RNA sequence: GCCCCUGUAGUUCAAAGGAUAGAACGCGAGCCUCCGGAGCUCGAGAUGUGGGUUCGAUUCCCGCCGGGGGUA
Numbered sequence: 001g002c003c004c005c006u007g008u009a010g011u012u013c014a015a016a017g018g019a020u021a022g023a024a025c026g027c028g029a030g031c032c033u034c035c036g037g038a039g040c041u042c043g044a045g046a047u048g049u050g051g052g053u054u055c056g057a058u059u060c061c062c063g064c065c066g067g068g069g070g071u072a
Stems, first nucleotide, its partner, number of pairs: 001071007010025004018055001027043005048064005
């Protein structure tokens, strides 16, 4: 260089064209406790970027950027 896969909360993963993008762990607050832990309740937090298709894009298409693999 070429080919393939991939990018969603801090982390690991869902959502696969359509109702406020969900879950677990983690984080914050409250309850409980002498304190802490455990447990219960509540909360904050994300679609890599720019275009295109579509009534509607996390999802489909193209470029770029990042990561992984293959190939001389």
The RNA shown here (transfer RNA) has 72 nucleotides and comes from Melioribacter sp. It matches the Rfam family "tRNA". Rfam's curators write: Transfer RNA (tRNA) molecules are approximately 80 nucleotides in length. Rfam classes the family as a transfer RNA. Model confidence (mean pLDDT): 81 of 100. Lineage of the source: Bacteria > Pseudomonadati > Ignavibacteria > Melioribacteraceae > Melioribacter.